Notes
A computed fold for a 73-nucleotide RNA from a Candidatus Bathyarchaeota archaeon, annotated as transfer RNA. Its Rfam family is "tRNA". Rfam links the family to the GO term triplet codon-amino acid adaptor activity. The RNAcentral record of the sequence draws on ENA and MGnify. Lineage of the source: Archaea > Thermoproteati > Candidatus Bathyarchaeota.
RNA sequence: GACGAGGUAGCCAAGUUGGUCACGGCGGGCGCCUGAAGAGCGUCAGAUAGAGGUUCGAUUCCUCUCCUCGUCA
Numbered sequence: 001g002a003c004g005a006g007g008u009a010g011c012c013a014a015g016u017u018g019g020u021c022a023c024g025g026c027g028g029g030c031g032c033c034u035g036a037a038g039a040g041c042g043u044c045a046g047a048u049a050g051a052g053g054u055u056c057g058a059u060u061c062c063u064c065u066c067c068u069c070g071u072c073a
Stems, first nucleotide, its partner, number of pairs: 001072007010026003019056001028044005049065005
C1' cells in the first nucleotide's frame, strides 16, 4: 500500500426490511431477606468510535477519517 473483519455502558455481548423505552450477563448504587454476611429477589443509573450526507426520522443506508485484528504485497 491492497483486500477483508470489527468498533454498542467499567467489562463481555445481542440487535438492526430505517420508526416503541437499544436485549442480556458480569460489575456498581439502593431496598427486601438474615443475628450478620453470602446467596437469592426487586429496583435504579450508565452505551451505538468521530465528522458530513440522504431522510419526516439514522445504531442501521452512503462518503470520508481514526483505531484494532487478519491475509497479501